Molecule: transfer RNA
Organism: Microcaldota archaeon
RNA sequence: GCCUCCGUGGCGCAGCGGCAGCGCGGCAGUUUCGUAAACUGCAGGUCGUGGGUUCGAAUCCCACCGGAGGCU
Repeated sequence: GCCUCCGUGGCGCAGCGGCAGCGCGGCAGUUUCGUAAACUGCAGGUCGUGGGUUCGAAUCCCACCGGAGGCU
């Protein structure tokens, strides 16, 4: 330098055009003499950045940034 893949709550991931979800974690409650476990509820994300297409973009297109792998 070129090619491929990835970037979404604190962490791990799903979502593949129509108001962004799951698990773990966090907080509160129930329960317990108390802790843990269990159960219930709540909070937390301008979907890497900037443009474009579209009535509508996390999703499609382009550029850039970052990460992983490969080729020379």